[in-house]
A computed fold for a 76-nucleotide RNA from a Geobacteraceae bacterium, annotated as c-di-GMP-I riboswitch aptamer. The model forms 100% of the base pairs in the Rfam consensus. Rfam family: c-di-GMP-I riboswitch aptamer. Gene Ontology term of the family: cyclic-di-GMP binding. The organism belongs to Geobacteraceae, within Bacteria. The prediction has a mean pLDDT of 90.
RNA sequence: CUCCGAUAAGAGCAAAACCGGGGUAACCCGGUGACGCAGAACCACGGACCCGGUAACGGGCAGCCGAGUCGCCGAA
Numbered sequence: 001c002u003c004c005g006a007u008a009a010g011a012g013c014a015a016a017a018c019c020g021g022g023g024u025a026a027c028c029c030g031g032u033g034a035c036g037c038a039g040a041a042c043c044a045c046g047g048a049c050c051c052g053g054u055a056a057c058g059g060g061c062a063g064c065c066g067a068g069u070c071g072c073c074g075a076a
Stems, first nucleotide, its partner, number of pairs: 004074002012037002017032006035063001041069002045066003049060004
């Protein structure tokens, strides 16, 4: 350095639900809250899914799969 991921250590994130707010909607923001997560970090490139629309197309998610970038630790 690479692979790998432990009942290790120090950190971290935050599902559903509820409350308040935004949005036509999907969904998002804040608070409470933890189902879980070795990257549940970043991105939104390819797909899947969701919303709007007759369609073209636009939007959303990405804690669904794949890809890219960067990253903590060090047992077997």